[in-house]
RNA sequence: GAUUCUGUAGCUCAGUUGGUAGAGCAUUUCACUUUUAAUGAAGGGGUCUCGGGUUCGAAUCCCGACAGGAUCACCA
Numbered sequence: 001g002a003u004u005c006u007g008u009a010g011c012u013c014a015g016u017u018g019g020u021a022g023a024g025c026a027u028u029u030c031a032c033u034u035u036u037a038a039u040g041a042a043g044g045g046g047u048c049u050c051g052g053g054u055u056c057g058a059a060u061c062c063c064g065a066c067a068g069g070a071u072c073a074c075c076a
Stems, first nucleotide, its partner, number of pairs: 001072007010025004019056001027043005033037001049065005
């Protein structure tokens, strides 16, 4: 440099006809007893990487940028 994949909650990740964003773990509160904590219940937590476009409506489609991974090529 080329191709390709990925970017969504604190972490790991789902999210197909475009129509109010979710799970597990973690965290907070409460209950309980087996008390460095376990179990049960409830709650909080989001610029869906950024900018633009299409659309009545975009996490989702299109273009560009940024970040990361893989493969290939080039230089040394």
Predicted 3D model of a 76-nucleotide RNA (transfer RNA) from a Bacteroidota bacterium. Model confidence (mean pLDDT): 80 of 100.